The RNA shown here (c-di-GMP-I riboswitch aptamer) has 89 nucleotides and comes from Geomesophilobacter sediminis. The coordinates come from a structure-prediction model, not an experiment, and the mean pLDDT is 90. It matches the Rfam family "c-di-GMP-I riboswitch aptamer". Its family is annotated with cyclic-di-GMP binding in the Gene Ontology.

RNA sequence: GCCUGAUAAAGGCAAACCACCCGAAAGGGUGGGACGCAAAGCCGCUGGCCUAACUCCCCUAACCGGGAUAUGGCAGCAGGGCUGCCGGG
Numbered sequence: 001g002c003c004u005g006a007u008a009a010a011g012g013c014a015a016a017c018c019a020c021c022c023g024a025a026a027g028g029g030u031g032g033g034a035c036g037c038a039a040a041g042c043c044g045c046u047g048g049c050c051u052a053a054c055u056c057c058c059c060u061a062a063c064c065g066g067g068a069u070a071u072g073g074c075a076g077c078a079g080g081g082c083u084g085c086c087g088g089g
Stems, first nucleotide, its partner, number of pairs: 002089004012037002017032006035076001041082003045079003048074003055068004
């Protein structure tokens, strides 16, 4: 440096749920809490998924409502890029 994660060792992260806060929502933050994770560290580059505020269309006298749509999200959906502990080869 490359491949790999059987048994370890030292550790790390933190799902659901709860409280408070931000947000139109998806979702995010903090604290608690552990379902799990060998990158469940970081990055929205590719695909995918979620939401639909604004905007557009439909209905209506109007409201309500319905549909489309990301510029908003998900890194614990997959791929990809960068970085990393220890062990084995």